[in-house]
C1' cells in the first nucleotide's frame, strides 16, 4: 500500500428494517435468614463518530476512527 471481519451498559453477548434493544455476570435496593453466603423480586446503565436511503435503521449504503486477520 491492497483486501476482509468486527465495534452494542462496568465486562461478555444476542438481534429478520417495526412493541420498552435480549440475556448472563458485576453494581444498587428489597424479600427471606439469628448473621453472612446461597436463593428470589425489582432498579439504573449500551448500538464507535458523521452523513445518506426509508414511513421507520443496531440492521442497508457512503465516509471516517479504532481493533484484529490475510496479501504484498
Nucleotide at each position: 500500500g491492497g483486501g476482509a471481519a468486527c465495534g452494542u451498559g462496568g465486562u461478555c453477548u444476542a438481534a429478520u428494517g417495526g412493541u420498552c434493544a435480549c440475556g448472563a455476570c458485576a453494581g444498587c435496593g428489597g424479600a427471606a435468614u439469628g448473621u453472612c453466603g446461597c436463593u428470589c423480586c425489582g432498579c439504573a446503565a449500551a448500538c464507535g463518530a458523521g452523513g445518506g436511503u426509508u414511513c421507520g435503521a443496531u440492521u442497508c449504503c457512503c465516509u471516517u476512527c479504532g481493533u484484529u486477520c490475510c496479501c504484498g
Predicted 3D model of a 72-nucleotide RNA (transfer RNA) from an Armatimonadota bacterium. Its Rfam family is "tRNA". Its mean pLDDT, the model's own confidence on a scale to 100, is 81. The RNAcentral record of the sequence draws on ENA. The organism belongs to Armatimonadota, within Bacteria.